[in-house]
Context: one part of a larger RNA
RNA sequence: CGGUGGUUAAGGAACUCUGCAAAAUGACCCCGUAAGUUCGCGAUAAGGGGUGCCCCUGAUGGUUCACGCUGUCGGGGGCCACAGAAAAUUGGCUCCUGCGACUGUUUAUCAAAAACACAGGACUCUGCUAACUCGCAAGAGGAUGUAUAGAGUCUGACGCCUGCCCGGUGCCGGUAGGUUAAGGAAGGCGGUUAUCCACUUCGGUGGAGAAGCUGGCGACCGAAGCCCCGGUAAACGGCGGCCGUAACUAUGACGGUCCUAAGGUAGCGAAGUUCCUUGUCGGGUAAGUUCCGACCUGCAUGAAUGGCGUAACGACUGGAGCGCUGUCUCAACCACCGACCCGGUGAAAUUGUAGUCGUGGUGAAGAUGCCACGUACCCGCGGUUAGACGGAAAGACCCCGUGAACCUUUACUGUAGGCUGAUAUUGGGCUGAGGUAUGUCUUGUGUAGGAUAGGUGGGAGACUGGGAAACGGAAGCGCCAGCUUUCGUGGAGUCGUCCUUGAAAUACCACCCUGGGGAUGCUUUAGUUCUAACGUUGAUCCCGUGAAUCCGGGCAACGGACAGUGUCAGUUGGGCAGUUUGACUGGGGCGGUCUCCUCCUAAAGAGUAACGGAGGAGUACAAAGGUACUCUCAGCCUGGUCGGCAAUCAGGCAUAGAGCGUAAAGGUAGAAGAGUGCUUAACUGUGAGACUCAUUCGUCGAGCAGAUACGAAAGUAGGUCUUAGUGAUCCUGUGGUUCCGUGUGGAAGGGCCAUAGCUCAUCAGAUAAAAGGUACUCCGGGGAUAACAGGCUUAUCGCCACCGAGCGUCCAUAGCGGCGUGGCGGUUUGGCACCUCGAUGUCGGCUCAUCACAUCCUGGGGGUGAAGAAGCUCCCAAGGGUUUGGCUGUUCGCCAAUGAAAGUGGUACGUGAGCUGGGUUCAGACCGUCGUGAGACAGGUCGGUCCCUAUCUGCCGUGGGCGUUCGAAACUUGAGGAGGUUCUUCUUUAGUACGAGAGGAUUUGGAAGGACGUAGCUCUGGUGUACCAGUUGUCGCGCUAGCGGCACGGCUGGAUAGCUAACUACGGAAAGGAUAAACGCUGAAAGCAUCUAAGCGUGAAGCCCUCUCCAAGAUUAGGUUUCGUAACUCGCAUCGCGAGGAAAGUCCCCUGGAAGACGACCAGGUUGAUAGGCCAGAUGUGUAAGCGCAGCAAUGCGUUCAGCUAACUGGUACUAACGGACGAAAG
Repeated sequence: CGGUGGUUAAGGAACUCUGCAAAAUGACCCCGUAAGUUCGCGAUAAGGGGUGCCCCUGAUGGUUCACGCUGUCGGGGGCCACAGAAAAUUGGCUCCUGCGACUGUUUAUCAAAAACACAGGACUCUGCUAACUCGCAAGAGGAUGUAUAGAGUCUGACGCCUGCCCGGUGCCGGUAGGUUAAGGAAGGCGGUUAUCCACUUCGGUGGAGAAGCUGGCGACCGAAGCCCCGGUAAACGGCGGCCGUAACUAUGACGGUCCUAAGGUAGCGAAGUUCCUUGUCGGGUAAGUUCCGACCUGCAUGAAUGGCGUAACGACUGGAGCGCUGUCUCAACCACCGACCCGGUGAAAUUGUAGUCGUGGUGAAGAUGCCACGUACCCGCGGUUAGACGGAAAGACCCCGUGAACCUUUACUGUAGGCUGAUAUUGGGCUGAGGUAUGUCUUGUGUAGGAUAGGUGGGAGACUGGGAAACGGAAGCGCCAGCUUUCGUGGAGUCGUCCUUGAAAUACCACCCUGGGGAUGCUUUAGUUCUAACGUUGAUCCCGUGAAUCCGGGCAACGGACAGUGUCAGUUGGGCAGUUUGACUGGGGCGGUCUCCUCCUAAAGAGUAACGGAGGAGUACAAAGGUACUCUCAGCCUGGUCGGCAAUCAGGCAUAGAGCGUAAAGGUAGAAGAGUGCUUAACUGUGAGACUCAUUCGUCGAGCAGAUACGAAAGUAGGUCUUAGUGAUCCUGUGGUUCCGUGUGGAAGGGCCAUAGCUCAUCAGAUAAAAGGUACUCCGGGGAUAACAGGCUUAUCGCCACCGAGCGUCCAUAGCGGCGUGGCGGUUUGGCACCUCGAUGUCGGCUCAUCACAUCCUGGGGGUGAAGAAGCUCCCAAGGGUUUGGCUGUUCGCCAAUGAAAGUGGUACGUGAGCUGGGUUCAGACCGUCGUGAGACAGGUCGGUCCCUAUCUGCCGUGGGCGUUCGAAACUUGAGGAGGUUCUUCUUUAGUACGAGAGGAUUUGGAAGGACGUAGCUCUGGUGUACCAGUUGUCGCGCUAGCGGCACGGCUGGAUAGCUAACUACGGAAAGGAUAAACGCUGAAAGCAUCUAAGCGUGAAGCCCUCUCCAAGAUUAGGUUUCGUAACUCGCAUCGCGAGGAAAGUCCCCUGGAAGACGACCAGGUUGAUAGGCCAGAUGUGUAAGCGCAGCAAUGCGUUCAGCUAACUGGUACUAACGGACGAAAG
C1' cells in the first nucleotide's frame, strides 16, 4: 500500500454518468390497505401492533386399559433485560414515464434487451399421387392427416380502429390484334454439267444450260412469353406546391391556379422519430441540456413495414420522493490474507551490445548515448510509475493491391428448376374448322342504254305440253333497282338477231377471271369417343410351399394415347455460380479531368511540370479550290434628293488602326485581302534530301514519267495564309485484280490494291458483352497516405505598438479611436505530410501536480472627465491564494449561493505500465431519412471484456562498502539545499479628513475568524477480534449448578493503552540589506532647464537575509574536546623486518522498545529493572461464584460498590540477557 470483512462522532447522496457499492427491509400472528382495473388483480400495497420466561386456568384433539405423553385455540396473574422472530436463514418502499401484453427464448466465451417467440388477427396457396420440402431417381416427410386440414408471408394479448392511391413493380385473370423458337414447308437463288450455240491458230476460248446431287435462303403454318385489356395495397410501395382573402393586428373558415396514380384521414406528436434546440409555456428544485404535462413551426409521425390506448408482468430504459447509510464532507481504527523478513521450492513475457545522469541545443523535426554547461564516491533493499516514443499483438481506423471472401440487385455472362411447343414412346373412329386439288353450281350495277354489259372466242338461231308468259309464296344475294334458285297456280309463248346507247352487245355454246356455296380426295388443326400401349388402385380378391399394409403374377376397377420419360427449342430463372465494378488526385471520397489545337508560365535555339492562368476543336467550302488579269482596306472630315449619328454617291486624309469561314498566335498591302473570266492539279505512278523523333506516328519536299487546267508566254497548279477538325491492331462488308485454288477442272474460301464499319472520348484503344454492400469481415503492405500528438508555417487567432480621421459640452490621446502600418506569441481553425501504421491508447472526470505572465485577488505606484467612497486606465510585481452546488458524458456554458478573488495559458489539447469508462469508435436492437436491395447516416436511442509481478533512468525513503593519511568516542561550523511566506471581518483613531447632502476614508492600535501547516492525546469523541457484562440457538464437560466450543468477536451494551480527528496547542510576524515601477537631492553636456551623464537618497506580499529542517562523499572530505599507543611474546636477525597477543573502543550475539519492511536507531546485558512473571495501584465493567433468606416458580434480596480486569503507573532479580569476535603509526 492492496484484497476480503467489522465498527464509526456530526451531517445524510453534498459522491457520481448513475445511490455503483454498502446500509436498510426481512419470520409468524393480528389490525389495516389507495388510485387504477381485463373484476382475476393491484396486495406481503402502503402503514401500524404483538412475540421471552414462570404460575394458575378454560375449551378442544391424537394416543393409551389406565397413569401419562403430545397438539390446537384462549383467559388471568407475575418476573428480568438496552434489546424476547435477541444468533443464523429471511422482500426496502412509493410516485410519474417509455418500450414490450404476459410465462418463456437468444449472441456457449464482452450485448438478456425494447431483439426472437407467443396466444390472437389477416392475406395467399393446396381437392389428395395436395400444395410445399429433401432427393439424379426410387422414394420419404407433409400424414397413416384431408380445407374447423396442411403450407407460406405479415402482424403480434386485450380495447377503439385500420383512411386515400392500381400510374410504376409484383401477383391473378383475359385473349381479338401485334411480335415470336425449334419443327414443317410452297417457291426461288447459287455451284456442278449431259447437251446446245458462237468463235477458233483446231490446241482451245466464250456463252446458254435439263435432270440429279448439293449449298444458302425462304412466303406461309407454328405455343408459352412479351406488348395489350382488366383486377388486386393486412401485395412491394406512395400519400404536393404557389398566390390572395374577415371592420385594430394576427390568423385564414373561403377563393384562385399548377401538378399528380392519389395528395396523409383518425390518432399521436421537440417523440427511442425534432436539425435549428437547452424550442416556448407550466410543474417539480435554492438552482433542472435530464424528467412530467401542454403547445404544434411533424428538417424527416401515422394506421397489420400496423396507429393510439391499456390493468397485470419486467435481473429492461428514464425521472422524483421516503427510509437508510463511510458514496461523500474526510477520513480513522480494528481483524484476517497478501505485501515485507526468514526457511524450502521455484516460473514467465522480455533481452543488438551496455561502464544505462540533468538541463539547453542539435538532429529522420520529442536524445542515457551528439554538442555545451551543470551535477555526480562504489553497491544494495523497500517503495512509486514520470520517461526508456516501456512489454504484449507484422494497426482492426485510413489508404494501396488490376488481393480474398461473403451478401445484394432492374451489373454482365451462364445455369438447376418452372412454364410452353415440337418430336419419339403413340394407336383406332366420329365431328367441326382452315388450306389445297379435281369436278360442279353460282356471283359481277361508272356514264349512256329497254336494263345489274366480268373477259375472250364461236354464233343466227335458242328454249318451251318432260309445261312459255303472267301471278302468288319461300330462300339467298343486293348498289334497294333488281338478280338467281325453288314450290304452287297457270296453259302458250319467251329471248336473240334488228334498234338505241356505249370503249365493249346481249339468245345459245365453249374456255377463263373475281368472290361465294355444295361434293370428293389429300393435308393441317380443334373437339369428342374407343381400348390395346402407358399409368394408378384393390389391409375382406386369388396365387407365388411363406409372417408381410412389401414385391412379382393373375383378376377386377379407374384413367388413357393424355400423363410420365428422352431429345430439341422458346421463355422465365440472384434459387445457384463465375466475374466485373478505371485512373489522376497536396490522404481517400464528392467535384473536376483524361484526345487534339493556340497563347502565357518557358529563364531571347529546341524541349520543359502543377487539380497553374486564358481560349478553342471532334468541322466547313464544288468554291471559300486552280489559273490569268484587275483592284486596295478600317476609320475620319467635307459636300450631296428623300436620308437622320449611321444606307448608297463624290472629294480628301488615312501603313493597315481592316480583311483573311472558325480560337489564338505568327504572317500578310510589291497580298495570303477584294473582284472578274476560264476551269477541276481537291490528278495517277514515284521521290533525291531534310525536320521531328524511345517506338508507333507526324511534317516539308525539288526533280522524273503520264494525263490535264489556266495563261500570248515565262510559268503556276499533287486543295484551301499556316498551325486543330481525330483512332493502332483484330474482325467484317463492297469494288477491282495478270495472285493461291488440297488428284485434275471449276467452285467455295483466301491474298493484294482501293474503300467502308468504333464519342474503342478512360481518345497507345484489357472483353463482342459487366453494377453495388460489408460495422460479420479477412490477407498482404504503407508512416510512399489520412484521423491523435509532435514538427515547420502563422493565412486565421490572441496580444502589443505606431499614425491620428473622429467621439468625448469645450478638448485627438481621462477613457475611446475610422482607414491604414509594423511586430510579438505559438493556446484556435487551418496549410504542409517530416518521425511513428512488425501500434506514439482517443474526449471528459478523479488524483497529483509543475511552469509562464499577457495579473483574477492580495502588495507598491503614475494618470484621471480622481472631492470622499467606489471606479476606469496604465506601470512594477508570480510570494501566497483563486469556493460549493443544480443541469448535461460533457470541456464549455447557463443557473443558485458564497467569497478578497472565483485568472489566462503551456506541460503528447500534463497525467489510463495511476484510477474511471459516462461520450466517441466493433459485433445485438429500435426510430427517422436515404437506397429496388445488401446496407448507409459528424442523425437520435438502449446494451456492450480497460492486461502488465518494474530491468534501466528519474523520484521518495533506508542501509552496506571504501575514503576522509594512527585508532576511537563525542560535541559542532555551515559551503550548499529544501520548506515556510496567506487572506478576511469587526473594532479604535472616527461618523473625523472630504463632502451641500447622501455618504465616507488614508494612517495607527486592538480583537476574532477562514483556509493552510506542524505537533500532541489532557479534554470531546471514534476504534479498540487479548477487558467487563447481558443474551439467542445448539453441542460438550455423566446430570443439576457452573463453565466452555460454534454461529460475522454469534448478537447486544459499555470500554484501558495505543492509534486517531471532528479534539487540543502553536505558526505566518517583526527587523535589516539591495532593488522594480515611481518619487526625489545636487548637477552638467546644452550659461537655462533637467532625478543622471559623475555623485547621493526614498521606495513593494517580490529579491537577499531573518524563521524551520537537512547538510563535511563541501574527495575543498572542515573545526573542537576527550580516550588509547612507542610497553608484551615469537621468528629472521645489523639498523630493522614479519607474525601473534593485548589498548581506547566497537561489533556479532542476547533481553527488549510508543524505533522499525529488512538493515538501521534507541534502552539494556548480572556492578542489571531490558522483557516476562509476581506484588500493589490506576482504569474499565457494574454487585461474581458459593451459601443463606423470601417466593409454588420465573426471580429477588443479603454476603458485595462485589468479582474479574489487556497494552497503563510504581515496585520486586523469581525467569531470561548465555557465549564470542574485531581493533592503532610515524616522528